A computed fold for a 72-nucleotide RNA from an archaeon, annotated as transfer RNA. It matches the Rfam family "tRNA". Rfam classes the family as a transfer RNA. Its mean pLDDT, the model's own confidence on a scale to 100, is 82.
[in-house]
RNA sequence: GCCCCAGUGGCUCAGUGGUAGAGCGGCUGUCUCGUAAACAGCAGGUCACGAGUUCAAACCUCGUCUGGGGCU
Repeated sequence: GCCCCAGUGGCUCAGUGGUAGAGCGGCUGUCUCGUAAACAGCAGGUCACGAGUUCAAACCUCGUCUGGGGCU
C1' cells in the first nucleotide's frame, strides 16, 4: 500500500428498509429477624462519525476513524 471482518444501553450480543431488543449488570419494591436467592417493576442507547439513495436507513451506497485478520 491492497483486501476481508467488526463497531448497537455499563458488559456480551441480536436485530439485514417500516415502533431499537435480549441476557448479565444497576436502581426500586415484594418477601426475610437480616442478607443472599426468587418474584414484580423502572432507568439507561445522537445504532463509531460525515454525506448520499429512499416516502422511510441501525440496515443500502460512498468517504473518514477505531479494532482485528490476511496478502505483498